[in-house]
Context: one part of a larger RNA
RNA sequence: UUGGGCAUAAAGUGUCUGUAGGUGGCUUUUAAAUUCCGCCUUUAAAUCCCAGGACUCAACCCUGGACAGGCGAUGGAAACUACCAAGCUGGAGUACAGUAGGGGCAGAGGGAAUUUUCGAUGGAGCAAUGAAAUGCGUAGAGAUCAGAAAGAACACCAAUAGCGAAUGCAUUCGGCUAGGCCGACACUAACACUGAGAAACAAAAGCUAGGGGAGCAAAUGGGAUUAGAUACCCCAAUAGUCCCAACCGUAAACGAUGGAUACUAGGCUUUGUGAGUAUCGACCCGUGCAAUGUUGUAGCUAACACAUUAAGUAUCCCGCCUGGGGAGUACGUUCGCAAGAGUGAACUC
Repeated sequence: UUGGGCAUAAAGUGUCUGUAGGUGGCUUUUAAAUUCCGCCUUUAAAUCCCAGGACUCAACCCUGGACAGGCGAUGGAAACUACCAAGCUGGAGUACAGUAGGGGCAGAGGGAAUUUUCGAUGGAGCAAUGAAAUGCGUAGAGAUCAGAAAGAACACCAAUAGCGAAUGCAUUCGGCUAGGCCGACACUAACACUGAGAAACAAAAGCUAGGGGAGCAAAUGGGAUUAGAUACCCCAAUAGUCCCAACCGUAAACGAUGGAUACUAGGCUUUGUGAGUAUCGACCCGUGCAAUGUUGUAGCUAACACAUUAAGUAUCCCGCCUGGGGAGUACGUUCGCAAGAGUGAACUC
């Protein structure tokens, strides 16, 4: 390399949009690139194979014949792929009528709690722990009441629930905006799927500049514990956490499971929506589509398990893997303010 694989053994890019490329619904037609059939030329001789012959035989040798495959020419076929032309509606999309939702963006309002501060009451402890100490407090703490300020997060509802491509999204209200689903069937007529490069988004931490800073809290200081304790526990406390603008581009970015399409027993929940039965109406009952769970048959699996949301049966496209260590390291290169990120060996057993 071929082959075989990728939930857990090595292996699915964090996600999405999309270029090239690859692949691609149904019907009829054109032409014959591909494909298939016939025939021909050529593919030196020798060799190989077959049939004879000659050295006593054999090897060796001589004569004749023939094949596979390739390139090319020519005559046909037209089912498939591609092409030409025309059409269809099931895939896809647009328009219409509804509908659910923590989807996104910016803004306005709200209450509880915390801390600080001012005033009042009051007078000795408070706080912490396994136990203490550091710490706070007669310069009046802690506790209680009333006022003020600030920043951050939004209890209950709350769920095995919902939305989003993923990261993620939850106080209330209105504004702007995106997507989904169901229905009816009006329109376009294959417009589709995937997607190397590429663009965009992307938790936390980190970085740059300016704000902000209540609580929490890396680093740091102190108190304990201990043989020691650069920790676990306690008292403080700075970056940071928050906002605005730019960067970084990584996570056990996990369903450790790429995307699309089709098919393959059921049972029981939940969410959205539709039609039916029923009813005054809402329920109830069975049922269609979409989503989200659980259990389970066939099948599959090394097992665990998966099982119409497949890890089953198939097709298409992309990514990735190929013994351990070295090592996701060195070197080179691209990106980055940096931290670092991407790509990614040799060597050795």
Small-subunit ribosomal RNA, central domain from Amborella trichopoda, 349 nucleotides, folded computationally. Rfam family: Bacterial small subunit ribosomal RNA.